[in-house]
RNA sequence: GGGAUAUAGCUCAGUUGGGAGAGCGCUUGAAUGGCAUUCAAGAGGUCACGAGUUCGAGUCUCGCUAUCUCC
Numbered sequence: 001g002g003g004a005u006a007u008a009g010c011u012c013a014g015u016u017g018g019g020a021g022a023g024c025g026c027u028u029g030a031a032u033g034g035c036a037u038u039c040a041a042g043a044g045g046u047c048a049c050g051a052g053u054u055c056g057a058g059u060c061u062c063g064c065u066a067u068c069u070c071c
Base pairs, nucleotide, nucleotide: 001070002069003068004067005066006065009024010023011022012021018055026042027041028040029039030038031037049063050062051061052060
């Protein structure tokens, strides 16, 4: 110097720009002798950070930071 990645506590999805989600974990309740299992409900988010474009950005553009990788 080139490329990739960054979204919930963890691992990740998010299609052509319009509803922010899944599994595990956590909390509460129910079943059961049983905090182990099953079921139901719920909490948890500055989409790394800063700007721009747009009626509207996790998504497009620029900058920046970190990590991985190639030379």
A computed fold for a 71-nucleotide RNA from a chicken gut metagenome, annotated as transfer RNA.
The RNAcentral record of the sequence draws on MGnify.
Rfam family: tRNA. Rfam describes the family as follows. Transfer RNA (tRNA) molecules are approximately 80 nucleotides in length.
The coordinates come from a structure-prediction model, not an experiment, and the mean pLDDT is 83.